This is a predicted structure of a 1488-nucleotide RNA (small-subunit ribosomal RNA) from an uncultured bacterium.
RNA sequence: AGAGUUUGAUCCUGGCUCAGGACGAACGCUGGCGGCGUGCCUAACACAUGCAAGUCGAGCGGGGAGACCCUUCGGGGUUUUCUAGCGGCGGACGGGUGAGUAAAGCGGCGGACGGGUGAGUAACGCGUGAGCAACCUUUCCUUCACAGGGGGAUAACGCAGCGAAAGCUGUGCUAAUACCGCAUAAGACCACGGAGCCACAUGGUUUUGAGGUCAAAGGAGCAAUCCAGUGAGGGGUGGGCUCGCGUCUGAUUAGCUAGUUGGUGAGGUAACGGCCCACCAAGGCAACGAUCAGUAGCCGACCUGAGAGGGUGAUCGGCCACACUGGGACUGAGACACGGCCCAGACUCCUACGGGAGGCAGCAGUGGGGAAUAUUGGGCAAUGGGCGAAAGCCUGACCCAGCAACGCCGCGUGAGGGAAGAAGGUUUUCGGAUCGUAAACCUCUGUCCUUGGUGAAGAGCAGAAGACGGUAGCCAAGGAGGAAGCCCCGGCUAACUACGUGCCAGCAGCCGCGGUAAUACGUAGGGGGCAAGCGUUGUCCGGAAUGAUUGGGCGUAAAGGGCGCGUAGGCGGCCUGUUAAGUCUGGAGUGAAAGUCCUGCUUUUAAGGUGGGAAUUGCUUUGGAAACUGGCGGGCUGGAGUGCAGGAGAGGUUAGUGGAAUUCCCGGUGUAGCGGUGAAAUGCGUAGAGAUCGGGAGGAACACCAGUGGCGAAGGCGACUAACUGGACUGUAACUGACGCUGAAGCGCGAAAGUGUGGGGAGCAAACAGGAUUAGAUACCCUGGUAGUCCACACGGUAAACGAUGAAUGCUAGGUGUAGGGGGUAUCGACCCCUUCUGUGCCGCAGUUAACACAAUAAGCACUCCACCUGGGGAGUACGAUCGCAAGGUUGAAACUCAAAGGAAUUGACGGGGGCCCGCACAAGCGGAGGAACAUGUGGUUUAAUUCGAUGAUACGCGAGGAAACCUUACCUGGGCUUAAAUGUAGGCUGCAUUCGGCUGAAAGGCUGAUUCCCUUCGGGGCUGCUUACAAGGUGCUGCAUGGUUGUCGUCAGCUCGUGCCGUGAGGUGUCGGGUUAAGUCCCAUAACGAGCGCAACCCUUAUCGUUAGUUGCCAGCGGGUUAAGCCGGGGACUCUAGCGAGACUGCCACCGUAAGGUGUGAGGAAGGGGGGGAUGACGUCAAAUCAGCACGGCCCUUACGUCCGGGGCGACACACGUGUUACAAUGGUAGGUACAGAGGGCAGCUACCCAGCAAUGGGAUGCGAAUCUCGAAAGCCUAUCUCAGUUCGGAUCGGAGUCUGCAACUCGACUCCGUGAAGUUGGAAAUCGCUAGUAAUCGCGGAUCAGCAUGCCGCGGUGAGUACGUUCCCGGGCCUUGUACACACCGCCCGUCAAGCCAUGGAAGCUGGGGGUGCCUGAAGUUCGUGACCGCAAGGAGCGACCUAGGGCAAAACUGGUAACUGGGGCUAAGUCGUAACAAGGUAACC
Repeated sequence: AGAGUUUGAUCCUGGCUCAGGACGAACGCUGGCGGCGUGCCUAACACAUGCAAGUCGAGCGGGGAGACCCUUCGGGGUUUUCUAGCGGCGGACGGGUGAGUAAAGCGGCGGACGGGUGAGUAACGCGUGAGCAACCUUUCCUUCACAGGGGGAUAACGCAGCGAAAGCUGUGCUAAUACCGCAUAAGACCACGGAGCCACAUGGUUUUGAGGUCAAAGGAGCAAUCCAGUGAGGGGUGGGCUCGCGUCUGAUUAGCUAGUUGGUGAGGUAACGGCCCACCAAGGCAACGAUCAGUAGCCGACCUGAGAGGGUGAUCGGCCACACUGGGACUGAGACACGGCCCAGACUCCUACGGGAGGCAGCAGUGGGGAAUAUUGGGCAAUGGGCGAAAGCCUGACCCAGCAACGCCGCGUGAGGGAAGAAGGUUUUCGGAUCGUAAACCUCUGUCCUUGGUGAAGAGCAGAAGACGGUAGCCAAGGAGGAAGCCCCGGCUAACUACGUGCCAGCAGCCGCGGUAAUACGUAGGGGGCAAGCGUUGUCCGGAAUGAUUGGGCGUAAAGGGCGCGUAGGCGGCCUGUUAAGUCUGGAGUGAAAGUCCUGCUUUUAAGGUGGGAAUUGCUUUGGAAACUGGCGGGCUGGAGUGCAGGAGAGGUUAGUGGAAUUCCCGGUGUAGCGGUGAAAUGCGUAGAGAUCGGGAGGAACACCAGUGGCGAAGGCGACUAACUGGACUGUAACUGACGCUGAAGCGCGAAAGUGUGGGGAGCAAACAGGAUUAGAUACCCUGGUAGUCCACACGGUAAACGAUGAAUGCUAGGUGUAGGGGGUAUCGACCCCUUCUGUGCCGCAGUUAACACAAUAAGCACUCCACCUGGGGAGUACGAUCGCAAGGUUGAAACUCAAAGGAAUUGACGGGGGCCCGCACAAGCGGAGGAACAUGUGGUUUAAUUCGAUGAUACGCGAGGAAACCUUACCUGGGCUUAAAUGUAGGCUGCAUUCGGCUGAAAGGCUGAUUCCCUUCGGGGCUGCUUACAAGGUGCUGCAUGGUUGUCGUCAGCUCGUGCCGUGAGGUGUCGGGUUAAGUCCCAUAACGAGCGCAACCCUUAUCGUUAGUUGCCAGCGGGUUAAGCCGGGGACUCUAGCGAGACUGCCACCGUAAGGUGUGAGGAAGGGGGGGAUGACGUCAAAUCAGCACGGCCCUUACGUCCGGGGCGACACACGUGUUACAAUGGUAGGUACAGAGGGCAGCUACCCAGCAAUGGGAUGCGAAUCUCGAAAGCCUAUCUCAGUUCGGAUCGGAGUCUGCAACUCGACUCCGUGAAGUUGGAAAUCGCUAGUAAUCGCGGAUCAGCAUGCCGCGGUGAGUACGUUCCCGGGCCUUGUACACACCGCCCGUCAAGCCAUGGAAGCUGGGGGUGCCUGAAGUUCGUGACCGCAAGGAGCGACCUAGGGCAAAACUGGUAACUGGGGCUAAGUCGUAACAAGGUAACC
């Protein structure tokens, strides 16, 4: 730091997704150790049990037990003293002592801290900074002063009583640091007076006079003294209150408010205050967002980020709030109190049913909820807290341990050597490769681990005291022993193969994989990443400049309000003075600690701990500066406005006037049609239409002028005249002196359609009716026709209301039109010309833009203000509100769904778009086919099988150039074989092989008989056969895995490249344009210059000539010769043969043209403009054809899908199609006579000639492996006949007899002869094919294949036409251009209803919840007030009452959920139904 994904490709816009980091996490798989942290995010759900706040006997009374001491042993005593002979021992139910212990009570201090939780709270709650001249503060520190003397009670306790219990009542005693007077009063407080000082509004402070009020407690000690007590001042600490600023979302919440806002007075509080009350006033808050609704504890900080920001508020720290829910006060320094009280409510428990008890959001723990979160542990040793003089007690705060990979950090699971590259796995092209030095094996080490030993710090100023813990650490020993998984491997994104599966199973974060060769599924091998973890899920930030302050946009992608006026607000000209709010700068305070960062130290390191610093970007305060912004003052004229002088205009409103046209009415003329359309019909017309003439009525609109002309803010405005009226422009520079710009809210204007009321109504014309069209036609077309269109008044308020471009100001090259003014020059004057202002167009530079384009009328450069946008669909929909008479408008979501939707441009393709051009494409012709019969191929059907393939053009006389009698043959039926043929290896067996038989059988085959090796060192070897395993074999599948070959577009003129140039890019240019050509052929022009594959030429053939050669060809001249014949000698002249050459190039002429080139009955020439024909097929398209010609990957079969054989089938036959043959006849048939080719073939061959047969053919026989021999023409020509008929046409079919080939002609050959003699008389108003010259047509001949078989195919020659005006149309193609929503490319794309399934959602009679508020009734506890006949000597109190109020009840509304018969549309789904709306002129241009 980016990447993937819209497209055929491109650029842009724009969303979605990924890579990073983080977590109080959870889930899946896995799990060795240690350190430091962290651990109910959900039910502020309910809680069993234990513990979490007590302490003080040095405040007090009383009591008990034990210890010690004494004793007269009996007891007495408060104590002391005194008394009874002495001593010793023992010793209590006695006494003393009181160190210490336990329970209850009075009293003191503490239970307001510590600990928990985040329900509530949008608030002075929190943060930050100030203020209190409006306040309090136990304990602590300090200072001053003081503590004199009294009094009356009460718990405990005793007695009596009630109750199940909890507990309570009565009565009697008693103490205090408990309580209450009195005294004292430094001092404090209260009201009044004097004086000083100060200030910040009320005021504060000091001092003083006199008056009033107010204190106290003791305890310990031998004592010193210590601890306590009282009043007051100061400090400290902690708190209270007030204020500035900041603090989430919704306007589909716009108005809220009666103690409300203020005042006066009184009350209350520690204190200010409507905090409360009485009275008075009518205020207060709100668009700078009140009120309402939703959500939420706030912060230090934490996560992320470059930062600005965004998100979060666990652990730690500060503040707040809460303690079952709601209310309340009491005590106290402090509470309206988590482990206190009272009341109400819900819930749980106990109960003797009468009543009681309770509150884990303390620590553990339980149930429940949940994806999910720990032990009913140890200790007060440390730190801290409470009480105490202290010892000490208490402390689930805390310190530790336990559980959990929940997180961070560290360590380990071994190290070195080790190639036969082991075995094994995987894979393979079978050679190998890989796991892999990995293992084994050898040599070591000992972190963790196990055992044993030793053993801390943490503990301070002396001593004692260690839960953790026999822990950490250290020492020794043991043994590689006990310790690796998880995810991924198509791209993003590091990492690839095999098998299985076959749109199945499955994967997937996005794009997307899977339909038989899946690197994407599953498994395996291998690999990559991280590692005691690894993945997944969820959430947040980032990437996302995707809400843009930093840092975005708005012509066409989402986005400028339809337009104006204008309020608030925002912004604002020049000069000058002043101020100091903003701004800048210096100082001060604060910004807690922790954290982050930097830097030291420390745990062996690290995480962690600890010291210092920086930072905390903020707020407050103070000194200074004065340029800029702001405030105040003065001045100016350039902005703005006024005046004066002009001209222009469909600007607006009202009234009037005019002509043309349509329609209607009346009348005249006049007769059969008119009208309408693609064509028609409906309609009108003999009752007189239409046409035409005249007259009249009525309404609406204003031709020409008329112009990217004018005016207006926009909508919009068009005959003429008048009246009224708005604005702009030009000139001038007299006046004002910033008066300006923009503009939420508001107000007004606002096309068409529409609405209301009343008029009007000629034409036009939704709806509607009819006629057509059509498969249908609720349309397009036609005939009618009502609202409406018009007027008046009112409503409505929207348009693709568009320049898809908000308004204003300034600046930034030019050129050229046009409209309205001004100036200059010139002229007699009008023009012309120059210049200036305003408006309106075009072109164009810089610049901008994704591109298109914009370009002084900006989409450029700047500034100000407003409106608007944030993926597509759902949807401008629903709900709500608001406006409207309604239609409807404005405002305006969500669920759900998709990975796109979109803009501009590019290349193609396509168009019932355009232009140019070509082709037997049409046209002009000739001949066919389509009708018949037959042949042949195909479909279909049939069949045991009718083998397979080819299927628009580009399959169908095609593969097949023999169809196929058997074979072929792949198919069927039946019978067999298990390996035929080829090859090799290894093992075993064998002696064959060969030849000759027999039986059986349809054959193949089976069974069987006979015959029977070589060499040898005797081990064996060679050879052959059999057998086993490999290996073979397959016309089995896949032409959509392939090679090769082929068809087609198309012999069409195209297809590309290098360099350069243009473009952000796809791409363009070149290759376009103007000409020309058969041609991208050539020329000219040209940001292109060249080149390649194609075109053409080179090649073959044919047409002319020359030359060379002369047999088998030829024969002119010479000779010979025959019945005849180049037959012979000979010849090379000619023909011919086949080699080499020549020739044609628009070269010449004329005309046209710049040239290229074109034209010509041109010349010459055999041939003339490519002479004719052939071969030759660019880049590519059709997943075109072929696995059955061949080859080949993969898959499949292996006593069969292989192979052999007999027979059958491929030849079937209701039918349909293609291609042909023969015909229908006289341009003919038949018969007779007669002539002329070319190109080929030939030895298992062609066969002369002769004979036989009617003939096919047969029998002889000759020549020729061929320019020698042979196969060999027909139409034609001549003659005769037939005479228009189903015929002397036509020959199908059938019967009979034959010939030939062949092992064999039944299914199933060809030919011959005799007989039979079908359809058919030229073939559809359908549809269709070929051909432009030696061509069509017609005539025969040859060849391949082949035993035989040709109407087919490939060739050959003979005879030999007609027509082409031309390019409008059909088809195909080429080039340019245009539109496009197509790119699988029009056989494209795509819309809506309906039907089916699923999903979310709106409405809805109703049903059922929730929170908040309002009104009325009732009203606990409690404060305050009143009363107080009862109690008390009194003070006072009980009781009662009043106000307020939690809660409860009733009621009516509003708000917000859930659910619901039915209903509305929406979205998504498989290849459903109906049509064809849109995209091309989409076939009626589309759209609002």